Small-subunit ribosomal RNA from a metagenome, 1489 nucleotides, folded computationally. Its Rfam family is "Bacterial small subunit ribosomal RNA". Rfam links the family to the GO terms ribosome and structural constituent of ribosome. The RNAcentral record of the sequence draws on SILVA. The coordinates come from a structure-prediction model, not an experiment, and the mean pLDDT is 84.
RNA sequence: AGAGUUUGAUCCUGGCUCAGAUUGAACGCUGGCGGCAUGCCUUACACAUGCAAGUCGAACGGUAACAGGUUAAGCUGACGAGUGGCGAACGGGUGAGUAAUGUAUCGGAACGUGCCCAGUCGUGGGGGAUAACUACUCGAAAGAGUGGCUAAUACCGCAUGAGACCUGAGGGUGAAAGCGGGGGAUCGCAAGACCUCGCGCGAUUGGAGCGGCCGAUAUCAGAUUAGCUAGUUGGCGGGGUAAAAGCCCACCAAGGCGACGAUCUGUAGCUGGUCUGAGAGGACGACCAGCCACACUGGGACUGAGACACGGCCCAGACUCCUACGGGAGGCAGCAGUGGGGAAUUUUGGACAAUGGACGAAAGUCUGAUCCAGCCAUGCCGCGUGCGGGAAGAAGGCCUUCGGGUUGUAAACCGCUUUUGUCAGGGAAGAAACGACGUCCUCUAAUACAGGGUGUUAAUGACGGUACCUGAAGAAUAAGCACCGGCUAACUACGUGCCAGCAGCCGCGGUAAUACGUAGGCAGCGAGCGUUGUUCGGAAUUACUGGGCGUAAAGAGUGUGUAGGUGGUGUCGUAAGUUUGGUGUGAAAUCUCCCGGCUUAACUGGGAGGGUGCGCCGAAGACUGCGAGGCUGGAGUAUGGGAGAGGAAAGCGGAAUUCCUGGUGUAGCGGUGAAAUGCGUAGAUAUCAGGAGGAACACCUGCGGUGUAGACGGCUUUCUGGACCAUUACUGACACUGAGACACGAAAGCGUGGGUAGCAAACAGGAUUAGAUACCCUGGUAGUCCACGCCCUAAACGAUGCAUACUUGGUGUGAGCCAUUCAGUUGGUUCGUGCCGGAGCUAACGCGUUAAGUAUGCCGCCUGGGGAGUACGGUCGCAAGGCUGAAACUCAAAGGAAUUGACGGGGGCCCGCACAAGCGGUGGAGCAUGAGGUUCAAUUCGACGCAACGCGAAGAACCUUACCUGGGCUCGAACGGCAUUUCAACGUUCAUAGAAAUAUGGAUAUCCCGCAAGGGAGUAUUGUCGAGGUGCUGCAUGGCUGUCGUCAGCUCGUGUCGUGAGAUGUUGGGUUAAGUCCCGCAACAAGCGCAACCCUUGCCCUGUUUUGCCAUCAUUAAGUUGGGAACUAUCAGGGGACCGCCAGCGAUAAGUUGGAGGAAGGUGGGGAUGACGUCAAGUCAUCAUGGCCUUUAUGUCCAGGGCUACACACGUGCUACAAUGGACGGUACAAAGCGCUGCGAAGCCGCGAGGUGGAGCUAAUCGCAAAAAACCGUUCUCAGUUCGGAUUGCAGGCUGCAACUCGCCUGCAUGAAGCUGGAAUCGCUAGUAAUGGCAGAUCAGCAUGCUGCCGUGAAUACGUUCCCGGGCCUUGUACACACCGCCCGUCACAUCACGAAAGUGGGUUGUACUAGAAGUCUGUGCGCUAACCAGCAAUGGAGGCCACGGCCCAAGGUAUGACUCAUGAUUGGGGUGAAGUCGUAACAAGGUA
Repeated sequence: AGAGUUUGAUCCUGGCUCAGAUUGAACGCUGGCGGCAUGCCUUACACAUGCAAGUCGAACGGUAACAGGUUAAGCUGACGAGUGGCGAACGGGUGAGUAAUGUAUCGGAACGUGCCCAGUCGUGGGGGAUAACUACUCGAAAGAGUGGCUAAUACCGCAUGAGACCUGAGGGUGAAAGCGGGGGAUCGCAAGACCUCGCGCGAUUGGAGCGGCCGAUAUCAGAUUAGCUAGUUGGCGGGGUAAAAGCCCACCAAGGCGACGAUCUGUAGCUGGUCUGAGAGGACGACCAGCCACACUGGGACUGAGACACGGCCCAGACUCCUACGGGAGGCAGCAGUGGGGAAUUUUGGACAAUGGACGAAAGUCUGAUCCAGCCAUGCCGCGUGCGGGAAGAAGGCCUUCGGGUUGUAAACCGCUUUUGUCAGGGAAGAAACGACGUCCUCUAAUACAGGGUGUUAAUGACGGUACCUGAAGAAUAAGCACCGGCUAACUACGUGCCAGCAGCCGCGGUAAUACGUAGGCAGCGAGCGUUGUUCGGAAUUACUGGGCGUAAAGAGUGUGUAGGUGGUGUCGUAAGUUUGGUGUGAAAUCUCCCGGCUUAACUGGGAGGGUGCGCCGAAGACUGCGAGGCUGGAGUAUGGGAGAGGAAAGCGGAAUUCCUGGUGUAGCGGUGAAAUGCGUAGAUAUCAGGAGGAACACCUGCGGUGUAGACGGCUUUCUGGACCAUUACUGACACUGAGACACGAAAGCGUGGGUAGCAAACAGGAUUAGAUACCCUGGUAGUCCACGCCCUAAACGAUGCAUACUUGGUGUGAGCCAUUCAGUUGGUUCGUGCCGGAGCUAACGCGUUAAGUAUGCCGCCUGGGGAGUACGGUCGCAAGGCUGAAACUCAAAGGAAUUGACGGGGGCCCGCACAAGCGGUGGAGCAUGAGGUUCAAUUCGACGCAACGCGAAGAACCUUACCUGGGCUCGAACGGCAUUUCAACGUUCAUAGAAAUAUGGAUAUCCCGCAAGGGAGUAUUGUCGAGGUGCUGCAUGGCUGUCGUCAGCUCGUGUCGUGAGAUGUUGGGUUAAGUCCCGCAACAAGCGCAACCCUUGCCCUGUUUUGCCAUCAUUAAGUUGGGAACUAUCAGGGGACCGCCAGCGAUAAGUUGGAGGAAGGUGGGGAUGACGUCAAGUCAUCAUGGCCUUUAUGUCCAGGGCUACACACGUGCUACAAUGGACGGUACAAAGCGCUGCGAAGCCGCGAGGUGGAGCUAAUCGCAAAAAACCGUUCUCAGUUCGGAUUGCAGGCUGCAACUCGCCUGCAUGAAGCUGGAAUCGCUAGUAAUGGCAGAUCAGCAUGCUGCCGUGAAUACGUUCCCGGGCCUUGUACACACCGCCCGUCACAUCACGAAAGUGGGUUGUACUAGAAGUCUGUGCGCUAACCAGCAAUGGAGGCCACGGCCCAAGGUAUGACUCAUGAUUGGGGUGAAGUCGUAACAAGGUA
């Protein structure tokens, strides 16, 4: 630091996802040790049990228990319970509440303060009670009551008052307590007084620390919360508090808060900090530390220095427990622990040894604070599980191309070490105070006591026999987890077969899965690893740092203008901002740096820095602000002009449509793609004249004008707004923008009243159509028009907010002005409006002085697609609806621009038997043949638009044959290797059984080497390794082939252009059959294709002459023979044609048109030849081949059957329907082939098929072989015929082992359909179509098929509008599997979340009324009453207790609202789903843009 993912590819926008770090975590698998930390995030849910706050006998009366002890005395050590003091307000827990009564930072003034420190002054003298105890009573208990005794540092007066408080400044008020140690004089009977020391007590001043209060600033989200507030805001006077204050009360005033967000709602303890991040930020607030709040829920006060009190009290409520039913008790959010909840969080441990706290004079006691230990891999850190050698690269595993590779120096094996663990031994620091003993000092009368300093010294350890050290044995005790398609380091095999499964995103899996599962191997981390969750990052994806808004999301429809923000120029002042210096604070911990301590590290100690903040005191005076007074450039005013569909109102005008009246006139008009509805003989349309009425204003008219936008168009008048230009003068920043607000705002729509010619939603009819609620036609109502009032939205668009400034140009046009000219001629200038373009900008397209450039100011808006501009709420509206405006859920895209293709019922150019022009067919009939379907035991398989269907098949009776039935075989029907046995083997032949295969038996004969044994080759048997398979997959493949298409295309190198995909070249102008050639050109070269080279055919020449030929010469029945080498022919080799020549056209080119010559003329005809590629085209059944399947069968052998079936519909053909013909007779003329298992002549037989025959021929020699149409005659005479030949019968022939299923041919007989074929459709452009025959392959036999051959031999092409296919250019595109594409909506089904809904049930809260516990305060007094006062006393008073009344007030109750959650029959749309239904709305002119 980035990466993956939208596309065929590209650039951009934009979301989603990943890699990192983190954690109080949880889960899965695994687990050796140690150190340091952390450990109920959920139910502030409920809690059994134990412990967590006591202490003091040096305050007191005492003595129940324990010990000692006597003189029997609580006497001593001590001490239960009690009185009293201090503490219990700390420490510990939790985060419910709280958005400010809180917290953080910085300030402030009107306060309090136990213990502590320093100072000052005191500490005198009295009194009355009361617990304990005792006696009795009540009660289940908790506990309570009555009588009696008693003490105090408990309680109460009195005295005194330095200081304190009050004050009228005279005065007044109010205090205390003692206890312990020691003691020389003096006094005392004694106690003691007395002296002294210490502690304590009272008053007071100051301090420290702590606490209370106030202010400023900061402190989450929501405006679908906009108004809130009556003690409310302030004042005066009281009360109240430690203290300021509406804190409380009475009265008075009417204020206070709020868009700088009040109020309300939701959420939340705040901070130091923690995590992340480069930072700015973002998220969090466990542990540690500071503050706050709370202690079962709510309320309340008491005590006290301090509480409205976690382990106190009272009341109310809920819950739990005890109960004798009368009544009582309780509060773990202390430490452990239990239940519950939950994904989830520990021991009912040890010790006060240390640190700290309470009490105490102290010893000491208490302390779940704390220190330790225990549990958990929860985290961080450290260590280990060995180290070195060791190749036969062992075995095993896995893979394999079978060679090997890999695991892998890994193991074994050899040597070494011993961290950890085990055992044994040693063994710390944490501990020094206090104390004791000496000594010095202080207090003192004192060498007592007490205190302080110093020296010596005893004791004290939970952890713990722990850390650590030493020794012993021994590699011994110790490795897993997840990953391996890309991102992302790491690959193979098997299994599975869109199944099972995986998945963070993209996506894998449908028989060869590096993506699932397993294994081997690799890579990663390691006592952990992975998953899940959280937070930040990446994300510049909320953009302060640091984004955008023409088309991707995004400029408000336009203006006026308030608040706010911003603001020209010069001077003076000020110092708020700003900059800077100093200073205070910013707790500690954390963080950074340095140094140190644990063996290291984590951890921890010390020091420094930082803490970006806030306060205070200075300085500066540029800039901003503020104040003052100036300036004229911004802005405005005045004056003078001209332009304009700017606005409002009134009036006027002509053309046209329609209607009405009249005339002329007659049969149609109208309308359309074509029609019909409609109108018209009751007179339309047409035409003429007149009239009525409404609406709109042709030409001019122009990317011309005006207006803020919407918008504005006949003419005239009236009223009126703004802009522009010019001149001088004036004001003096008056400006820009503009949240709210206000105004205007096309069309449609709404309300009321008019108006209505034309047009025209709805509606009706006619067409079209499968349908047609549309497009087209005929009608037609709202509406369109006017007046007034609403609505307030548009693709309200330049999809571009407003203002200002700056930045190269060219060329139009509108309105002015200036200069100039013969001239509205030229030049200049200002404002407006267009086009083209430079720099620059932009993702590109494009924008480009009218910016989308460069900048500033202000406003509005955006943050993935869908859901959705929807729901709910609010608000506006008469309604329609507008404005504001979510979420759940769902997807991994949605989108912009450009590129290449493909496509278009887009365009242009061009070609092709593509159409047209012709000729002949198919489609109708019969038959042949092939397919489909059906049937069947089987009808084997493949091929399916063109490009399957007389195709594979160049030939199914058996065979073929793959299918079916039945019968057999299992090393097998054929083949190889090895082993075994056997013998020559195979063969030939016979018999039996059988359908045959086969089985059994018999006969026959035999190889080479070697003396022999034996061996070799070979056959057979057995065993084994291989076999075999027309079984599957042509979508795993090779090869071969079809097709577009013999169409003219397809590419590359370098260069150039573009961010890029790509473009250019290859486009353009001509031309061609052709990307053929020429010219031009940022292209220049090149390749595969085209053409040519090849074969054949057409002409000539040369050579060759036999089996071919025969002109000349002989000869014959016959080129038969002699001969000839001319001709034909044959086989070779050459020549010839190239737009070469001429002319026209063209650009002087390429070329083209015509002509000459020529056998042939513009590639002469034909063939072979098939670019890059497309169709997962065809073929696993030609062959080859991966994988899978099968192995007494899916192999193999045999017989028979089937492939030949037959209601049907299709393709390709043959034969016909006849006279251009049929029949009969006669007479001519080919080419190319084939032949020894063959062709087979002549002759003879047969009506014929054929038979017989066997000459000749291994072929220019012989044979097949007759060519047939044609031609010459005769006949038939238009008919189902002398056409046609199907079908059937009979009789024959041939091939073959065999013609029944199932061959071909012949003769005789029979004589079907059919009289030229609907819609539709095929072939062909010249030696072609048509027509006639011949040959060949296959083949025993079988052709109407196929492949070739020759004969006869036409017609037509104006032309490219249309159909089909193709090529090039261009255009549109939402297509890219590419139009057989994409895609929309309803309906049906399933499912999910949401809304509405009669309601229902909760929660929170407001208001009104009621209620009124405990308690403070206040008032009163039936009663009771020790201290003080009065009084001799009785008694009374003060005070207290208590009771009652009042104010306030918690829970509760009633009523009525608000908000919110859940639920609800039914209902609404939305999302998502497999191949459902109906149509085809959009994308191309998408077929009506």